[in-house]
Context: one part of a larger RNA
């Protein structure tokens, strides 16, 4: 000098774009952050239509007893291209969002391999959807409990569940030929034989779904080469340990697991142990080599109060799912229950220090749905903070009686200084008024949170807008007074003990400027 997720002191006009708990992976009140589908299903409720028509009853009539009666309309029955939806069922809650505790590891990076693997939705081929059955929630009744919740009996539906049929290029076994490779082996002849496994409907008739299977795409899983911090004041480590065989398990290879057998395996080319740490693309710096770093953004990994476990599922050992144990908090009728912000806001605490309990789904994207649409603290925006970068402004030109005042003086003057006043202009930004977007793309219509924002036009008026640090040398910038080794300064050298350009104040000057200076850290 540069850089910074910065902080502190003084100061502070505007805009754009970014960015903002680095500390306690500390504890969390409250609200929201994952739902959706009635075109899978049976109900329930509401509406509407038709019929019914208790009751009320304007009014008409009356022999005053009554009779008739528009209209409103309880109830009941039937129907329904209507609406809502607790439950069953489907898809999604494995994405998106957060954090960096752990991890020195095939975790990440990079390059290979899988002849050892899986892949919902999507794309594209082939084939199919025949015929049955038994339940169960909802609901009703009964019961237990303070609650959370839960039990029994009975009824019912499905794209929920279960047999049967059909069955190949699928899977398993036996077996023949061809061909290829990298050892185990692969591919193929729709080779041959045996065995096994499917299905579901909805509808507004357009479609959307369902089952089996081939291929693809996407996503994942596994293996290996290479390099990946410090310490030897850590030198030996290891029994599922290293290898084999049998078995199990997995989508799959494998001590992954297990029984038996052998005694191996790693290590000064640093094993083991200890400490520290998420890794990378990148970022900062530097002429480069290198050094430092990994905040924002992107990729991967790990985690979700601590530890353990599986279930469901194409996918999890699952942040807003389940079970168990621990700590903590809350409710309780003391028997028992409920909870998990490292999602977005927000609170307490810690700290030098880090924001709103905001708006909208208009756009982009995601989930569900045939769609309309619903959901979306992802996202897009707004708010707060000079935290950073960039841009603009705080006026311009003229103006010497070189005014007054201040400071200084050798008392002549010098300086502040064209600076001001004054004259003539301008009006950026801010302010007021009028107009007013792009972002909207879907066949048309409609659809904007931001936002009456940006922008445009008009208006008034120099009006509303400058500080901070330094001035001994390094280092640009000097005098006066006060103080008197005191008070103080200080990055280094060093200043201060009576004329201090070094302390304090003032005037002046220099530097930078909505900032300036200090501190921390890196090069």
């Nucleotide at each position: 000098a540069g850089a910074u997720g910065a902080a502190c002191g003084c100061u502070g006009g505007c805009g754009g774009c970014g960015u903002g708990c680095c500390u306690a992976a500390c504890a969390c009140a409250u609200g929201c952050a994952a739902g959706u589908c009635g075109a899978a299903c049976g109900g329930a409720g509401a509406g509407c239509u038709a019929u019914u028509g208790a009751c009320g009853g304007a009014g008409u009539u009356u022999u005053c007893g009554g009779a008739c009666a528009a209209c409103g309309g309880a109830u009941a029955u039937a129907g329904u291209u209507u609406c809502u939806u607790a439950g069953u069922g489907g898809c999604g809650g494995a994405c998106g969002g957060g954090u960096g505790a752990g991890u020195a590891a095939c975790g990440a990076g990079u390059g290979a391999g899988g002849a050892a693997c899986c892949u919902g939705c999507c794309u594209u081929g082939g084939a199919g959807a025949g015929g049955g059955g038994a339940a169960u929630a909802a609901c009703a009744c009964a019961g237990u409990g303070a609650a959370a919740a839960u039990u029994g009996u009975g009824c019912u539906a499905a794209u929920a569940c279960c047999g049967c049929a059909u069955a190949a290029c699928g899977c398993a076994g036996u077996u023949g030929g061809g061909u290829c490779g990298c050892a185990u082996g692969g591919c193929u002849c729709u080779g041959a034989c045996u065995g096994c496994c499917a299905a579901a409907g909805a509808u507004u008739u357009a479609u959307c779904g369902c089952u089996c299977u081939g291929a693809g795409a996407u996503g994942g899983c596994c293996u290996c080469g290479c390099g990946u911090c410090u310490g030897a004041u850590u030198a030996g480590u290891u029994a599922g340990u290293u290898g084999g065989c049998g078995g199990g398990g997995u989508a799959a290879c494998g001590g992954c697991c297990u029984a038996c057998c052998a005694a191996g395996a790693c290590g000064a080319c640093g094993a083991u142990c200890a400490g520290u740490a998420g890794c990378c693309g990148g970022a900062c710096u530097g002429a480069g080599a290198g050094g430092u770093u990994g905040g924002c953004c992107g990729g991967c990994c790990a985690c979700a109060u601590u530890g353990g476990g599986a279930c469901u599922g194409a996918g999890a050992c699952a942040c807003g799912g389940c079970c168990c144990a621990g700590a903590c908090u809350c409710c309780u009728a003391c028997g028992g229950g409920a909870g998990g912000c490292a999602g977005c806001a927000g609170u307490g605490g810690g700290g030098a220090a880090u924001a709103u309990u905001g708006g909208a789904c208009a756009a982009u994207g995601g989930g569900g749905g045939a769609a309309a649409c619903c959901c979306u603290g992802a996202u897009c925006c707004a708010g707060c903070g000079a935290c950073g970068c960039c841009g603009c402004g705080u006026g311009a030109a003229g103006g010497a009686a070189g005014a007054a005042g201040g400071c200084u003086u050798u008392c002549g003057g010098g300086u502040u200084g064209u600076a001001a006043a004054c004259u003539u202009c301008u009006u950026u930004u801010a302010c007021c008024a009028g107009g007013g977007a792009c972002g909207a793309a879907g066949g048309a219509c409609g659809u904007g949170a931001c936002g009456g924002u940006a922008c445009c036009u008009g208006g008034a008026g120099a009006a509303a807008a400058a500080g901070c640090c330094a001035c001994g040398g390094c280092u640009a910038a000097c005098u006066a007074c006060g103080u008197g080794c005191c008070a103080g300064c200080a990055g280094c050298c060093g200043c201060g003990g009576u004329a201090a350009u070094a302390c304090g104040u003032a005037g002046g000057u220099g530097g930078c400027a909505a900032g300036c200076g200090u501190u921390g850290u890196c090069c």
Predicted 3D model of a 523-nucleotide part of an RNA (small-subunit ribosomal RNA, 5' domain) from an uncultured bacterium. Rfam family: Bacterial small subunit ribosomal RNA. Its family is annotated with ribosome and structural constituent of ribosome in the Gene Ontology. Its mean pLDDT, the model's own confidence on a scale to 100, is 84. RNAcentral holds the full RNA, with entries from ENA and Greengenes.